[in-house]
Context: one part of a larger RNA
RNA sequence: UGACGGGGGCCAGCACAAGCGGUGGAGCAUGCAGUUUAAUUUGAUGCAAAGCGAAGAACAUUACUUGGGCUUGACAUGCCACGAAUCCUCUUGAAAGAGAGGGGUGCCUUCGGGAACGCGGACACAGGUGGUGCAUGGCUGUCGUCAGCUCGUGCCGUAAGGUGUUGGGUUAAGUCCCGCAACGAGCGUAACCCUCCUGCUUAGCUGCCAACAUGAAGUUUGGAACCCUGAGCAGACUACCGGUGAUAAGCCAGAGGAAGGUGAGGAUUACGUCAAGUCAUCAUGCCCCUUAUGCCCUGGGCGACACACGUGGUACAAUGGCCGGGACAAAGGAUCGUGAUCCCGCGAGGGUGAGCUAACUCGAAAAACCUGUCCUCAGUUCGAAUUGUAGGCUGCAACCUGCCUGCAUGAAUCCGGAAUCGCUAGUAAUCGCCGGUCAGCCAUACGGUGGUGAAUUCGUUCCCAGGCCUUGUACA
Numbered sequence: 001u002g003a004c005g006g007g008g009g010c011c012a013g014c015a016c017a018a019g020c021g022g023u024g025g026a027g028c029a030u031g032c033a034g035u036u037u038a039a040u041u042u043g044a045u046g047c048a049a050a051g052c053g054a055a056g057a058a059c060a061u062u063a064c065u066u067g068g069g070c071u072u073g074a075c076a077u078g079c080c081a082c083g084a085a086u087c088c089u090c091u092u093g094a095a096a097g098a099g100a101g102g103g104g105u106g107c108c109u110u111c112g113g114g115a116a117c118g119c120g121g122a123c124a125c126a127g128g129u130g131g132u133g134c135a136u137g138g139c140u141g142u143c144g145u146c147a148g149c150u151c152g153u154g155c156c157g158u159a160a161g162g163u164g165u166u167g168g169g170u171u172a173a174g175u176c177c178c179g180c181a182a183c184g185a186g187c188g189u190a191a192c193c194c195u196c197c198u199g200c201u202u203a204g205c206u207g208c209c210a211a212c213a214u215g216a217a218g219u220u221u222g223g224a225a226c227c228c229u230g231a232g233c234a235g236a237c238u239a240c241c242g243g244u245g246a247u248a249a250g251c252c253a254g255a256g257g258a259a260g261g262u263g264a265g266g267a268u269u270a271c272g273u274c275a276a277g278u279c280a281u282c283a284u285g286c287c288c289c290u291u292a293u294g295c296c297c298u299g300g301g302c303g304a305c306a307c308a309c310g311u312g313g314u315a316c317a318a319u320g321g322c323c324g325g326g327a328c329a330a331a332g333g334a335u336c337g338u339g340a341u342c343c344c345g346c347g348a349g350g351g352u353g354a355g356c357u358a359a360c361u362c363g364a365a366a367a368a369c370c371u372g373u374c375c376u377c378a379g380u381u382c383g384a385a386u387u388g389u390a391g392g393c394u395g396c397a398a399c400c401u402g403c404c405u406g407c408a409u410g411a412a413u414c415c416g417g418a419a420u421c422g423c424u425a426g427u428a429a430u431c432g433c434c435g436g437u438c439a440g441c442c443a444u445a446c447g448g449u450g451g452u453g454a455a456u457u458c459g460u461u462c463c464c465a466g467g468c469c470u471u472g473u474a475c476a
Base pairs, nucleotide, nucleotide: 001476002475003473004472005471007470008469009468010467011466013464015460016459019423020422021421022420023419026314028312029311030310031309034305035304042053043052064300065299067297068296069295070294073125077124078123079121080120082118083117087102088101089100090099091098092097107114108113127289128288130287131286132285136283137282138278139277140276141274143272148187149186150185151184152183153182154163155162156161167178168177169176193266194265195264196263198234199233200232201231202230203229204228208223209222210221211220237260240254242252243251244250303442316416320375321374323372324371325370326369333362334361337356338355342351343350344349387408388407389406390405391404392403393402429452430451431450432449433448434447435446
């Protein structure tokens, strides 16, 4: 100087407390461990691994495995020889591949040849998701959006180092003020960026309004006041008043205001820590393989199942369930797409194919909600697993192993031990909708979007992690 202390002081944090809802019990989905297996490819392992890499494993992907093949190779550059390339047919084979036959000549040209492509040959070489993240770059997690981490000059100290950065206040903040052997500065904080909230200006097409018209949708004419959309500005700064404070920084209350003390949310993450993670995104040193640890193909596996754990979705019901009627969103997507309308089917779906490259058309029905009937506390009109059967769709192909539909079946579970998690406001809880990936989909995941919409916070004694000062130490 740090680190540590079941030392001290101060401080803030959904850390505790106060409250609301869960997990842990049930069946299911998914990931992980273990076991099994020819293979169940692999990485990640307290927080900070485990619905994570994977924004989509039937083949492919695919790295694993069975078997069949190739050896200058699936891919790149260089040399030589031949043939244009492309195309068609047959045999064999699970395919990859191997063998055979047919037809056939383009472009440039200095007529020597050349370009591109194919086949063959010899080597240099290719290739490796092989190893090492404890050789590395890059990227990322974490402490932590915590308020810290440093430097120049000066001063102090023999030096390590200290001072500044400590102290008194204050703040979300090393934020600001005052003081001070310090005076300044940098990286962080804040601000600058994006979205939401108010107003103004401007632009009105596909959106909006008025009139006319219509069975209705629409259409027509006119308008730019409103709504809305896009662009550009304004607005909030403790600016004003009062109190308090040290005449400071600030704090408390108020007015005005759409918004008030960081207005709300996002992006933005200092010096460093963990030899943290990643050689399987990529790049890369070294080591290893080179008729194989490379490459092609077929089938299988990654989906196994006594068990253990994590994360979820569905429930255990009456604040509910079934059925009928009625109402209100936002955001995002669409041409190899979205698919209206009409017809067929109980339905999944099939046929038809209008409009839309989209404020125009389509998906599209929002659902919780309101209203009316039934159910009356039961393993039930709760719950939906499981199983049988009949179908539909995608796709070369649904056996391993897809999704969906109809009928039948109707299991466990009656609110969950010890323990444990999230959340302070348009939040929790609850309700649908959309998107990416994608032929299809195991999505209950992930990322967005709006609807309805709470309770509680006395407070900091305690638990947890942290910041500053101080103290002890046989630790570094």
A computed fold for a 476-nucleotide part of an RNA from Arachis duranensis, annotated as small-subunit ribosomal RNA, 3' major domain. It matches the Rfam family "Bacterial small subunit ribosomal RNA". Gene Ontology terms of the family: structural constituent of ribosome and ribosome.